[in-house]
The RNA shown here (Bacterial RNase P class A) has 352 nucleotides and comes from a Pseudomonadota bacterium. Its Rfam family is "Bacterial RNase P class A". Rfam links the family to the GO terms ribonuclease P activity, tRNA processing and dimeric ribonuclease P complex. It is annotated as a ribozyme. RNAcentral holds the sequence, with entries from ENA.
RNA sequence: GGAGUCGGCCGGACAGUCGCGGGGUGCGCAAGCAUCGCGAGGAAAGUCCGGGCUCCACAGGGCAGAGUGCCAGGUAACACCUGGGCGGCGUGAGCCGACGACCAGUGCAACAGAGAGCAAACCGCCGAUGGCCCGCAAGGGAUCAGGCAAGGGUGAAACGGUGCGGUAAGAGCGCACCGCGCGCGGGGACAACGUCGCGUGGCACGGUAAACUCCACUCGGAGCAAGGCCGAAUAGGGGAGCAUGGCGCGGCCCGCGUCGCUCCCGGGUAGGUUGCUUGAGCCAUGUGGCGACGCAUGGCCUAGAGGAAUGACUGUUCAAGACAAAACCCGGCUUACAGGCCGACUCCACUU
Numbered sequence: 001g002g003a004g005u006c007g008g009c010c011g012g013a014c015a016g017u018c019g020c021g022g023g024g025u026g027c028g029c030a031a032g033c034a035u036c037g038c039g040a041g042g043a044a045a046g047u048c049c050g051g052g053c054u055c056c057a058c059a060g061g062g063c064a065g066a067g068u069g070c071c072a073g074g075u076a077a078c079a080c081c082u083g084g085g086c087g088g089c090g091u092g093a094g095c096c097g098a099c100g101a102c103c104a105g106u107g108c109a110a111c112a113g114a115g116a117g118c119a120a121a122c123c124g125c126c127g128a129u130g131g132c133c134c135g136c137a138a139g140g141g142a143u144c145a146g147g148c149a150a151g152g153g154u155g156a157a158a159c160g161g162u163g164c165g166g167u168a169a170g171a172g173c174g175c176a177c178c179g180c181g182c183g184c185g186g187g188g189a190c191a192a193c194g195u196c197g198c199g200u201g202g203c204a205c206g207g208u209a210a211a212c213u214c215c216a217c218u219c220g221g222a223g224c225a226a227g228g229c230c231g232a233a234u235a236g237g238g239g240a241g242c243a244u245g246g247c248g249c250g251g252c253c254c255g256c257g258u259c260g261c262u263c264c265c266g267g268g269u270a271g272g273u274u275g276c277u278u279g280a281g282c283c284a285u286g287u288g289g290c291g292a293c294g295c296a297u298g299g300c301c302u303a304g305a306g307g308a309a310u311g312a313c314u315g316u317u318c319a320a321g322a323c324a325a326a327a328c329c330c331g332g333c334u335u336a337c338a339g340g341c342c343g344a345c346u347c348c349a350c351u352u
Stems, first nucleotide, its partner, number of pairs: 001348010012317007020039002023036005041323001045334002048332005053223004065219005070084005085099001086097004100214002105212002107208002122152002124148003129145002132141003160178006179203001180201007188193001227274004237265006245259005281300008318321001
C1' cells in the first nucleotide's frame, strides 16, 4: 500500500419563530391564561419464538395435537445468548450447522445411466470347463454357453484403499499395512468428546426423518377490543302495595293470567374512567466469572395518545442526510438501511 474478518458506535448539526400531545407550578368560581420542563427507533417493522400481566378452565392419568433435539452454563423464560465438542468451508483472521435414531417398519430419489437397493454386463476383460472351426498330432482360432465388478463411461450417490499372492480373467478369494464396524479396558474432561491399548468381524450396516415414523423432553385456552369500576335515556326483568277496578278462562263463585298507578331491587347498552407506564428499567464505579451474566454501592426518571401529538417555516453550515415511525409491557430472532467513525485481528506485496 492492497484485500479481508470480527466487535462496537453514529444516523445531519446549530439558531430563531409558530404550532401539537402529556406533566409540574402559579393565578382564576369556572372557562382559561402565564410559566417551566419532557415528547419515537436501532430497527418503533414482520408478529416468528419466549415471558410478565389479565380473564376463563383445571382431581389424577392416558390419547390426540404442537414444539424442541451434541454437552455444560446464563436467564423470569426461550427455538435466544455464552463457552466447549463434533462435522463442513476458508491460506488465514474467522464463518456455517434442527447436530437423537434409516442393522423397528413404510416411503422417496428428477435427469443421465446397462444397472439406484435382498445391485447391475453398455464399452471392456476372459473363455480354464462344455460345445464349434482348423490341424495326423502337439497345438491354434473365433466366442455359442458361460465367467468377471479389475479398467472405461453415467451420476449427487455404483457396495473400502495400497501392495503382494492368486486366477482363464477376476474378486477380501487369501495375506500385510491403512481405514471401518462391534466389544472390553487404561488414563484425560463435570460432560459432549478425544486419546491409547487389547480383542474381534473380511467388512458395508449406501443416501434421505424441516418424509411418515420411533425414542426422549416440554406444552391448558384466549388476549389490553384482556380485565376492573361508575353508569344514563328508552325498552325490558323481579318484588311489595293500591282501587279489591277492567278484560279473558262460553253463565256464576273461588282461583289463575293480564292491563293501570306508586315505591323498591338488581342486570345490561351508549358513554365515562381505569388498566397506562417505576420497569426482569437506564447510567457510573467496584467486584466474581474465559464469557453470556451475576452481585454490591451511588445516581437518574426518559412518550403515554385514544382518530390518535412528536410538525412546519426561515437562516447558517457540511461530507447534502438511508431504512423507517410508539399504541399493555419486556427479552430475543428475522428482515430493511445512503453514508460515516472507532477498536482488535488475518493474508498478500514492498521498504527499512
The model forms 93% of the base pairs in the Rfam consensus. A source record names the gene rnpB.